Context: one part of a larger RNA
């Protein structure tokens, strides 16, 4: 001095982010005895309180084992050692529970779940999923099955808006590709005619140029003819999403049942409410404390709650988090004493 482990006056959480650590209580068994609340199952081993050894007797018990019950003994202590083993109690909060997760810093309040909903899917290849395919899984299943999102047990309950975006039914009417047909124009190109010019006296043929018709052809250009789509009409929110401002007003005062306006599809309903959500904030009243930015109830002008991204209770459960009390302690006032290791000085 550091590491393991033991004692400790006196307080007893003053420590500290916090009772981390560690102590104490209980402990194994019988015997009494247990509250709110509650899905009646639980809560519970709730919580407290006794007892436990030896010796004689008696009663039972099928003898033993045992077990009641009387009386008597001894100690500081009688499951007298060892070894193992939940401290309890009031009260919120998230999650219903048991699971299940980041192998090697996070076990949780995330994730899964039974429940509840919505979508798709009628089976000679469902629907989906792997496969260039063949083929397989779904499933040797058949809408009380299968897939696929969303919530998240249970109990009360899920409001309003389809104007935007998805979807999902519709087809009058507008826009629309390419192929492909039609037709019309260009290009090439042949053939016949015509005009003009050349060669030739002329003809007639050739040659050159221009027009005109009929035919061939064209990785050429227009037009018409046609899908779904998208514009369009409708539905649809347990799709994805949204739920207003500003003036005024009731014989004190405040407040505004109420009136006026503008604006949006619709203007937040029930319920909660300074919340795992409250900036101002240590909001305000009230408790608890001598003294409480934390914690319990209550109040609402909700910076910026709100109903399956669930809204709000909830008994049980939680190595989850918050707040409070008992019990106990070297966690602390505040140190000091031992017992091994070990490190470094000395001898």
């Nucleotide at each position: 001095g550091u590491c393991u482990c033991c004692c400790c006056a006196a307080g007893g959480a003053a420590c500290u982010c916090g009772g981390c650590a560690a102590a104490a209580a209980a402990g194994c068994g019988g015997g009494c005895g247990u509250a709110a609340c509650u899905u009646c199952g639980g809560a519970a081993g709730a919580a407290g309180c006794c007892c436990u050894c030896c010796c004689a007797g008696u009663g039972u018990u099928u003898u033993u084992a045992g077990c009641a019950c009387u009386g008597g003994g001894c100690g500081c202590a009688g499951c007298g050692a060892a070894a193992g083993u939940u401290c309890c109690c009031c009260u919120g909060g998230c999650g219903a529970c048991u699971g299940u997760u980041u192998a090697u810093c996070a076990a949780a309040a995330a994730c899964a779940c039974a429940g509840c909903u919505c979508c798709c899917u009628g089976c000679u290849u469902a629907a989906c999923u792997c496969g260039a395919a063949a083929g397989a899984g779904g499933a040797u299943g058949u809408a009380u099955a299968g897939g696929g999102g969303g919530u998240g047990a249970c109990g009360c309950c899920u409001g309003a808006c389809c104007g935007a975006u998805g979807c999902c039914g519709g087809a009058a009417g507008g826009u629309u590709a390419a192929a492909g047909a039609a037709u019309c124009g260009g290009g090439g190109u042949a053939a016949u005619c015509c005009u003009g010019c050349g060669u030739u006296u002329a003809a007639a043929a050739c040659g050159c140029a221009g027009g005109a018709u009929u035919g061939c052809u064209c990785g050429c250009g227009g037009u018409u003819c046609u899908a779904a789509g998208c514009c369009c009409c409708g539905g649809u929110c347990a799709a994805u999403g949204u739920c207003g401002g500003c003036c005024c007003u009731a014989a004190c005062c405040c407040u505004g049942a109420g009136g006026g306006u503008c604006c949006a599809a619709a203007g937040g309903u029930a319920g909660c409410g300074c919340a795992a959500u409250u900036c101002c904030u240590u909001u305000c009243c009230g408790g608890g404390u001598a003294a409480g930015u934390u914690c319990c109830g209550g109040a609402g002008c909700g910076c910026a709650u709100g109903a399956a991204a669930g809204g709000c209770g909830u008994a049980a459960c939680g190595a989850c988090u918050g707040g409070g009390g008992g019990a106990c302690u070297g966690u602390c006032u505040u140190g000091g004493g031992g017992a091994g290791a070990u490190g470094c000085c000395c001898g």

Predicted 3D model of a 347-nucleotide part of an RNA (large-subunit ribosomal RNA, domain IV) from a bacterium. The coordinates come from a structure-prediction model, not an experiment, and the mean pLDDT is 82.